[in-house]
RNA sequence: AGAGUUUGAUCCUGGCUCAGAACGAACGCUGGCGGUGCGUUUUAAGCAUGCAAGUCGAACGGCAAGGAAGCGAAUUUUCGUUUCUCUAGAGUGGCGGACUGGUGAGUAACGCGUGGGUAAUCUGCCUUUGAGAUGGGGAUAGCCGCUAGAAAUAGCAGGUAAUACCGAAUAGGCUUAUUGUUUAUAAGAAGCGAUAAGGAAAGGAAGCUACGGCUUCGCUUAAAGAUGAGCCUGCGUCCCAUUAGCUAGUUGGUGGGGUAACGGCCUACCAAGGCGAUGAUGGGUAUCCGGCCUGAGAGGGUGAUCGGACACAUUGGGACUGAGAUACGGCCCAGACUCCUACGGGAGGCAGCAGCUAAGAAUAUUCCGCAAUGGACGGAAGUCUGACGGAGCGACGCCGCGUGGAUGAAGAAGGCCGAAAGGUUGUAAAAUCCUUUUGUUGAUGAAGAAUAACGAUGGGAGGGAAUGCCCAUUGGAUGACGGUAGUCGACGAAUAAGCCCCGGCUAAUUACGUGCCAGCAGCCGCGGUAACACGUAAGGGGCGAGCGUUGUUCGGAAUUAUUGGGCGUAAAGGGCAUGCAGGCGGUCUUGUAAGCCUGGUGUGAAAUCCUAGGGCUUAACUUUGGAACAGCACUGGGUACUGCUUGACUUGAAUUACGGAAGGGAAACCGGAAUUCCAAGUGUAGGGGUGAAAUCUGUAGAUAUUUGGAAGAACACCGGUGGCGAAGGCGGGUUUCUGGUCGAUAACUGACGCUGAGGUGCGAAAGUGUGGGGAGCAAACAGGAUUAGAUACCCUGGUAGUCCACACAGUAAACGAUGUGCACUAGGUGUUGGGGCAUGAGUCUCAGUGCCGAAGCGAACGCGAUAAGUGCACCGCCUGGGGAGUACGCCCGCAAGGGUGAAACUCAAAGGAAUUGACGGGGGCCCGCACAAGCGGUGGAGCAUGUGGUUUAAUUCGAUGAUACGCGAGGAACCUUACCCGGGCUUGACAUCUAGUGGAACGCUCUAGAGAUGAGUUAGCGUAGCAAUACGCAUCGUGACAGGUGCUGCAUGGUUGUCGUCAGCUCGUGCCGUGAGGUGUUGGGUUAAGUCCCGCAACGAGCGCAACCCCUACUGUUAGUUACCAGCAGGUAAAGUUGGGGACUCUAGCGGAACUGCCGGUGACAAAUCGGAGGAAGGUGGGGAUGACGUCAAGUCAUCAUGGCCCUUAUGUCCUGGGCUACACACGUGCUACAAUGGUUGCUACAGAGCGAAGCGAGGCCGCGAAGUGGAGCGAACCGCAAAAAGGCAAUCGUAGUUCGGAUUGAAGUCUGAAACUCGACUUCAUGAAGUUGGAAUCGCUAGUAAUCGCGCAUCAGCACGGCGCGGUGAAUACGUUCCCGGGCCUUGUACACACCGCCCGUCACACCAUCCGAGUUGGGGGUACCCGAAGUCGCUUGCCUAACCUGCAAAGGAGGGCGGUGCCGAAGGUACGCUUGGUAAGGAGGGUGAAGUCGUAACAAGGUAGCCGUACCGGAAGGUGCGGCUG
Repeated sequence: AGAGUUUGAUCCUGGCUCAGAACGAACGCUGGCGGUGCGUUUUAAGCAUGCAAGUCGAACGGCAAGGAAGCGAAUUUUCGUUUCUCUAGAGUGGCGGACUGGUGAGUAACGCGUGGGUAAUCUGCCUUUGAGAUGGGGAUAGCCGCUAGAAAUAGCAGGUAAUACCGAAUAGGCUUAUUGUUUAUAAGAAGCGAUAAGGAAAGGAAGCUACGGCUUCGCUUAAAGAUGAGCCUGCGUCCCAUUAGCUAGUUGGUGGGGUAACGGCCUACCAAGGCGAUGAUGGGUAUCCGGCCUGAGAGGGUGAUCGGACACAUUGGGACUGAGAUACGGCCCAGACUCCUACGGGAGGCAGCAGCUAAGAAUAUUCCGCAAUGGACGGAAGUCUGACGGAGCGACGCCGCGUGGAUGAAGAAGGCCGAAAGGUUGUAAAAUCCUUUUGUUGAUGAAGAAUAACGAUGGGAGGGAAUGCCCAUUGGAUGACGGUAGUCGACGAAUAAGCCCCGGCUAAUUACGUGCCAGCAGCCGCGGUAACACGUAAGGGGCGAGCGUUGUUCGGAAUUAUUGGGCGUAAAGGGCAUGCAGGCGGUCUUGUAAGCCUGGUGUGAAAUCCUAGGGCUUAACUUUGGAACAGCACUGGGUACUGCUUGACUUGAAUUACGGAAGGGAAACCGGAAUUCCAAGUGUAGGGGUGAAAUCUGUAGAUAUUUGGAAGAACACCGGUGGCGAAGGCGGGUUUCUGGUCGAUAACUGACGCUGAGGUGCGAAAGUGUGGGGAGCAAACAGGAUUAGAUACCCUGGUAGUCCACACAGUAAACGAUGUGCACUAGGUGUUGGGGCAUGAGUCUCAGUGCCGAAGCGAACGCGAUAAGUGCACCGCCUGGGGAGUACGCCCGCAAGGGUGAAACUCAAAGGAAUUGACGGGGGCCCGCACAAGCGGUGGAGCAUGUGGUUUAAUUCGAUGAUACGCGAGGAACCUUACCCGGGCUUGACAUCUAGUGGAACGCUCUAGAGAUGAGUUAGCGUAGCAAUACGCAUCGUGACAGGUGCUGCAUGGUUGUCGUCAGCUCGUGCCGUGAGGUGUUGGGUUAAGUCCCGCAACGAGCGCAACCCCUACUGUUAGUUACCAGCAGGUAAAGUUGGGGACUCUAGCGGAACUGCCGGUGACAAAUCGGAGGAAGGUGGGGAUGACGUCAAGUCAUCAUGGCCCUUAUGUCCUGGGCUACACACGUGCUACAAUGGUUGCUACAGAGCGAAGCGAGGCCGCGAAGUGGAGCGAACCGCAAAAAGGCAAUCGUAGUUCGGAUUGAAGUCUGAAACUCGACUUCAUGAAGUUGGAAUCGCUAGUAAUCGCGCAUCAGCACGGCGCGGUGAAUACGUUCCCGGGCCUUGUACACACCGCCCGUCACACCAUCCGAGUUGGGGGUACCCGAAGUCGCUUGCCUAACCUGCAAAGGAGGGCGGUGCCGAAGGUACGCUUGGUAAGGAGGGUGAAGUCGUAACAAGGUAGCCGUACCGGAAGGUGCGGCUG
């Protein structure tokens, strides 16, 4: 510090995800040791049991047990009693139970933090200082006796003590009230005074005593300190405005009360205030802080442990006591819960330490000790102390250590991988040597302990002296942990390694299994038979007593942006203005010092962090010093800037005067053209409308035309990226009223300015209300068309509405998708309105309005003085897509609706700009038998053949739009053959090897059988060697293996089809662009062609095109048999027949020839093109071979090859028979026809290219014929197939289902072949079907072509209407490129990229999920009103009682107190009402998600009616239509 993920690719925007750190964690697997921390985050849920606050006998009465002494009884023990001592339990009294410890429910608050104030206060114990302590009194608990009760406990009588209680005296510096004076003050302050009311335990305790007293502790009062506390206050302290108004003790005053103290704290009266957009009130959530985590920081999150503060103690209320509480282990009352009960009543409060139950993913021992530190009490010893110190449990965290070290290659074995070689695990192991941290065991063994009491010594103060007081030295008991830490010895590598990951991000890969299954997954995504992604193994990587996962926080995230983001098109500028508050503000100057700068002081607790050190072997941990703690307060100084203030200025702003332009606004009036209607005239059959029609209208006279009249609405031309207005918007003319603006000059005011949350006003169209108006147009609606349908587009009608007035509504793609204002920053060129100078062109300038463009900006497109540049000021708005501008709430509205505006849930994208393709019912250019122009067909018939379908035991398999269908198959009777039935075989029909056996196999004959096969018989190996034997061949046999037309063409090779013989497809370097990419290859011409030329940031090159190759057309030359025969000669009936020839034809080798070369026109002077000449051939002469990069997962595993899978007495193999030839039907491709351009009969011509030895087969003979017989010649320019046919010449037929046509059928035959039944071809005779030119539709062909005619060949025993070749005869037409199809180039749009067979919208149906509404129902919370009213404080009260004090001799009375009664307040409870927030719910609504459901086709291309926005109406649905607007 970044990375992955939107796309075919790119840049950007933007979300999601990952890598880091942390944790009071939990879960999974695993687990050796030590140190040090931490350990119910959940129900402030409930709790058994034990302990957690007591202490003091030196305050008091007293006393069980014990001890000592004495007396009595008994006399051995023992019992009773007195005194002293000792003090348990209980009690009175004092101090402490307000500390410590726990928890975080409540609390949004002066609760906390920080800084102040208290002149408005209190403070036990402690310290210092001063003064004092006189003299009395009456009770009461305990105790004893009795009573009630189950108990808890209570009552009565008697009697007792105090440092318990109560008067009195004394007292001032103390308190209160009144008041004088001084100082200071905002104020209740301080000092000095005057006048009236309040204390003590005459000692209480202990010690000592010389009994005089002294000492110590305690007590009273006053002042001061220290400590602690109360109160007040500035500033800071979460979210929601879908909480906007709140408040009656409320705000203030006066009197009174109350408090330690101020105060509406309380009360009576008076006034009507107080708080709030700088967020009151309400709701939600939450203890706060030092700190902790993270981060570069700023920030963000958090508030466990430790420390400070606050609050609470089962829930709610209340006071008492006290220095202090409204009291965790105190009291009273009420509620809930639990327990006891004799049913009458009682008891309790673990959010102390342990522990239990429940809850939960989850959190420990009912341990030891007061030895240390600290606390309470005490004079002290000491007692108490679950504070604390320790131990136990838990890898919960942090830190440290170990599980061994060295040597060790035969690179062992085993595992895994590999075809093998080998690789890897791996110096790893084994083995040898060594060490002993840890472990086991034995021994030894610290520090934590300081001192107290007490003893001794010394010193000091004071005193007459001693006890005593103060200080120092020294002796001096005490250890829970624990025989612990440590140390020494012995033993022995001995006791000790796992977890996660290995597709990318992200370090690390192979094999097997699985087969969209099982599973994985943080994101992208893996898995459908070769998974580096699942599971296992091997190997590897990471960390290590841990490792992963989950959860949470910060980071990365500049993804809330102060540091540090944006808003033309990605999310985002308010529809426009005005303007209160607020923010910001021109030049000079005076003062001030609030902000600001700088110094000092106080505070900012400690701990933490940082830093320099110290202590544990190190570290964690701990400790000392320093630094730091950005803050707040007080105070000294400074004055540039900001603020406040004083005085001035003119440039910002405004006003007046002069002049100008304009569809700016409002009202009134006027005008003509057009439309419709009405009336009348002329006139006659249509009009109207459309793609075509129809509805409609017209003989009752339309349309057309003429005249007159009426009505309403809108204003042609001018008219213009021209004008005006803030925007919406504004267009005939005139007048009136009125707003803004521009120019030049002068004057005047003197910062008066800019922006602007709320507020207010304006605001297209549609819409609403009331009243008018209504010509045209026109939602809805009706009809007619179109259509599968047509709730649309088109047509005919037509109502709201459109118009006017008034009122509402308040929205639009209200757009420049660009807030307002000011300033600055190259130019060029139009235009509108002014002005200056020149007046000739012109030039300068102000205000607008357009285009191009520099710098700059920008993701790009683009913007560019009219900024999207550079700055300033202020406002509005944005933060992934969907859900959704929806729900709920509130505000506005008559309504429609508008404004404000979420969440659950869901996805990993949604999006912007640009690029390359593809596509378009976009455009331009061009080509092709693509259309057109022609000729002939197919589609109708019969037959042939292939396919589908059906059938079948089987009808083997494949090919399926173009690019399957006379295709694989160039030839299924058996064979082929893969299919079916049946019968056989199992190392096999075929190949290689083989332990062994042993001499066969083939053949021959006979037999069973459908055959395969079985049984039988006969004969019987080769080579070398004398032989043994060896080698070879072969049978049988064993096992390795064979075999498979079984599957996968979507695992493949090879090969093929198609686009397409279309003209394209690319590269190097350079240049342009952030980039994908572009350029080149585009453009202007031209071509069959990316063919060539020119131009050009391109210059070159490659694969294609063309050429080179073959055939053909002309010709030269060479050669001349089997071909040829001109001349010469022979010869025949005739014949190149013979000699001969090398002229010709021909054959087959080598050449030539054609190149736009020549001429003319056009063209840019080019390429080229048009015409012409010559030429056999002319512009690639004709034909063939030749098929770029690629596309279709195109075809083929059944040609062949091949990975993987499958079968192995069968999916292999052999055989017989059958099937592939089936047949209601449908389609493709053909043949033959329908006839006279013909049929039939006779005669008669002219080819080319082929083939032939298990072959072609002549002449001859025979048969009507197919054929047969026979066999000459020929391995073929020699012989044969072989007859070419159409044609020609004659004859006949005469338009007829025929002398056309030949199907079908019968009979008889021929040939091939073991064999023609299923199932061959041909022949003869007979039979003589359909068919009379073929609907929609569709195919081929541009010249030696179509059409037509025959011939040959391959396959093949036989079988050809098919295929492949060959020649004969031999046309018609092409104006042309509008249209159909296909293709090429350029351009344009795109929401497509699996690329239009694309994408995609909505209803409906089904499943699931969350949400909203909802008659209700059921909880929580808080509120108001009322009722009831506990405890208790306060007040009143004479009903009852009453020791201390007063009066009184007494009786009695008084003061005061208590009980009782009563009043205000008052918790819980109750009733009523409405509010708020949950649960649940019949039913209803929309939304999201889901593999292949239904209906349509709305959008993306001109998406087939351009789309979209607002609004209104309508419709199954997308949607349609009207009105206005936008261009996206």
Small-subunit ribosomal RNA from Treponema pallidum, 1528 nucleotides, folded computationally. Lineage of the source: Bacteria > Pseudomonadati > Spirochaetota > Treponematales > Treponema. Model confidence (mean pLDDT): 82 of 100.